[in-house]
RNA sequence: UGGAAAGUGGUGUAAUGGGAACACUUGGAGUUUUGAUCUCUGGGAUAUGGGUUCGAAUCCCUUCUUUCCAU
Numbered sequence: 001u002g003g004a005a006a007g008u009g010g011u012g013u014a015a016u017g018g019g020a021a022c023a024c025u026u027g028g029a030g031u032u033u034u035g036a037u038c039u040c041u042g043g044g045a046u047a048u049g050g051g052u053u054c055g056a057a058u059c060c061c062u063u064c065u066u067u068c069c070a071u
Stems, first nucleotide, its partner, number of pairs: 001070007010024004018054001026042005047063001049061003
């Protein structure tokens, strides 16, 4: 310098245009002499800015960040 890929709770992953889900984690309650385990319940997220569409995490463009390849 060129090309490619990926950005989703605190973390790791789903969701192929129509209600953003699961696990770990975290707050509270129950059980227990205490702790662990277990049960119930709550909180927490689509990188930024535009566009298309009745409707966008998803499709298109820009910017930012990260990774990989070539030089």
Predicted 3D model of a 71-nucleotide RNA (transfer RNA). The sequence is in RNAcentral, with records from ENA. Its Rfam family is "tRNA". Its family is annotated with triplet codon-amino acid adaptor activity in the Gene Ontology. The family's RNA type in Rfam is transfer RNA.